[in-house]
The part of an RNA shown here (small-subunit ribosomal RNA, central domain) has 350 nucleotides and comes from a Eubacteriales bacterium. The coordinates come from a structure-prediction model, not an experiment, and the mean pLDDT is 86. Its Rfam family is "Bacterial small subunit ribosomal RNA". The source organism's lineage runs through Bacteria, Bacillati, Bacillota, Clostridia and Eubacteriales.
Context: one part of a larger RNA
């Protein structure tokens, strides 16, 4: 390397845009680079293999003949793959008219609830746990009752329901914004897939600067618990968590299951849409798109299970695996304020 594989045994990149390159509809026609046939040339001899021949035989030799190229040059073909030119609409994309959404940026309002201040009412406890204590509290605490700041989150509705390329996304209201999804079949005429580098998003934790700081709450401090208890439980409590820029760029970043077309029994529920039937009048009945669960056939699998949302049957890209340890570490190269990320070994050892 080839060959085989990646849902759970090694293996799918965290997503996305997109450059190289790899592949790429239909008809007509013209070129002949790939290709194909034929013809010259050449592919030294030995060696090889195949048929004969000559030393007694073999080894050895000697004679034909076969083999030996991405080969040159010449000519012919024109199905295919490739170029050129014309054309097509079913791939793709625009357009018109509906449509649903916690999609995404910014301002703005809201009510419950937790704490915390004033002020009232009370007047001995409360809190907390398995049971306790640290704690709070007559300097008047818990509770209540009226007011007052602040922060940070959005009960019901909520739902294997929606949206998003993935992280993710839920309280109303405006502004401004990206995609999706019916139907029409007007345009454009293959513009298409994939994507090495690259660029870009990209939970939480973390970090730099300024701000906020209600509740939580690493560190820490106390109180328990135990042989000990640098824990689990209980009392407080700093980073954080929150906001604006800016960095990190990593997770079980998981459907542990790339993207992209096509084809291959059903049955059912549940978002949006569009169409038909009947009626007075679809919520009810039938047909269809699109998502989004279930359960099952064939067929796949080492089972488990997947099964029109494939784990089937095919095809084009890409990315990754190759026995456990050592190690996702060392050096070293890029990155990055660090924290570390990334890219990645061997020695030795089973």
């Nucleotide at each position: 390397c080839u060959g085989g594989g990646u849902g759970u045994a090694a293996a799918g990149g965290g997503c996305g845009c997109g450059u190289a390159g790899g592949c790429g509809g239909g008809u007509a026609u013209g070129c002949a680079a790939g290709u194909u046939g034929g013809a010259u040339g050449u592919g030294a001899a030995a060696u090889u293999c195949c048929g004969g021949g000559g030393c007694u035989u073999a080894a050895c030799u000697c004679c034909g003949g076969a083999u030996u190229g991405u080969c040159a040059u010449c000519u012919a073909a024109a199905a295919c793959u490739g170029u050129g030119u014309a054309u097509c609409u079913u791939g793709a994309g625009u357009g018109u008219c509906a449509g649903a959404g916690g999609g995404g940026a910014a301002a703005g309002u809201g009510g419950a609830a937790u704490u915390c201040c004033u002020a009232g009412u009370g007047g001995a406890g409360u809190g907390g746990u398995a049971a306790a204590a640290u704690g709070c509290g007559u300097a008047g605490a818990u509770a209540u009752u009226a007011g007052g700041a602040g922060g940070a989150a959005c009960a019901u509705c909520g739902g294997u329901g929606g949206c998003g390329a993935a992280g993710g996304c839920g309280a109303c209201u405006u502004u401004c914004u990206g995609g999706c999804u019916g139907a029409c079949a007007a345009c454009u005429g293959a513009c298409g897939c994939u994507g090495a580098g690259g660029c870009g998003c990209g939970a939480a934790a973390g970090c730099g600067u300024g701000g906020g700081u209600a509740g939580c709450g690493a560190a820490c401090a106390g109180g328990a618990u135990u042989a000990g208890a640098u824990a689990c439980c209980c009392u407080g409590g700093u980073a954080g968590u929150c906001c604006a820029c800016g960095c990190c760029g990593u997770a079980a970043a998981c459907g542990c299951u790339g993207a992209u077309u096509a084809c291959u029994a059903g049955g059912u529920g549940u978002a949006g849409g569009g169409g038909g039937u009947a009626u007075a009048g679809a919520c009810u009945c039938c047909c269809u798109c699109u998502g989004u669960g279930c359960c099952g056939c064939a067929g796949u699998u080492a089972a488990c299970g997947c099964a029109u949302u494939a784990a089937g049957u095919a095809a084009u890209c890409c990315a990754c695996c190759u026995g456990g340890g050592g190690a996702g570490u060392a050096c070293g190269g890029c990155c990055g304020c660090a924290a570390g990320g990334u890219u990645a070994a061997a020695a030795c050892u089973c």